[in-house]
RNA sequence: GCCCUGGUUGUGUAGCGGUUAGCACAUGGCCCUGUCGAGGCCAUAGCCCGAGUUCAAAUCUCGGCCGGGGCG
Numbered sequence: 001g002c003c004c005u006g007g008u009u010g011u012g013u014a015g016c017g018g019u020u021a022g023c024a025c026a027u028g029g030c031c032c033u034g035u036c037g038a039g040g041c042c043a044u045a046g047c048c049c050g051a052g053u054u055c056a057a058a059u060c061u062c063g064g065c066c067g068g069g070g071c072g
Base pairs, nucleotide, nucleotide: 001071002070003069004068005067006066007065010025011024012023013022018055026044027043028042029041030040031039048064049063050062051061052060
């Protein structure tokens, strides 16, 4: 330098152009318990950046940035 792949709540991860952006852990509150733990309910918080296409973009296209892999 070229090619492939990924970037989504604090962490890990799912997401077929139209879902209220889902799940688990964590954190906070409540319930339960003689206490702790386990368990139950609720809440908090997110699409890497910029542009384009489209009625509509986390999703498609282009350009960046960052991580991983391959080739030279």

Transfer RNA from a Candidatus Woesearchaeota archaeon, 72 nucleotides, folded computationally. The source organism's lineage runs through Archaea, Nanobdellati and Candidatus Woesearchaeota. The prediction has a mean pLDDT of 80. It matches the Rfam family "tRNA". Rfam describes the family as follows. Transfer RNA (tRNA) molecules are approximately 80 nucleotides in length. RNAcentral holds the sequence, with entries from ENA.